[in-house]
RNA sequence: GGGCGGCUAGCUCAGCGGGAGAGCACUGCCUUCACACGGCAGGGGUCACAGGUUCAAAUCCUGUGCCGCCCA
Numbered sequence: 001g002g003g004c005g006g007c008u009a010g011c012u013c014a015g016c017g018g019g020a021g022a023g024c025a026c027u028g029c030c031u032u033c034a035c036a037c038g039g040c041a042g043g044g045g046u047c048a049c050a051g052g053u054u055c056a057a058a059u060c061c062u063g064u065g066c067c068g069c070c071c072a
Stems, first nucleotide, its partner, number of pairs: 001071007010024004018055001026042005048064005
């Protein structure tokens, strides 16, 4: 330098045009002598960034950045 894949909650990830979600973690309550486990409820998001297409974009297109793998 080129090719491919990835970037979504604190972490690991799903979702691939029309409601942003799961598990774990966190907070409160219940349970316990206390802790853990368990149950219930709750908080937390510029969907990497910019532009474009569309009535509508996390999702499609273009560019940029970062991470990983391969080739040179």
Transfer RNA from Magnetococcales bacterium DC0425bin3, 72 nucleotides, folded computationally. Taxonomically the source falls in Magnetococcales (Bacteria, Pseudomonadati, Pseudomonadota, Magnetococcia). Rfam family: tRNA. By type it is a transfer RNA. Its family is annotated with triplet codon-amino acid adaptor activity in the Gene Ontology. Its mean pLDDT, the model's own confidence on a scale to 100, is 84.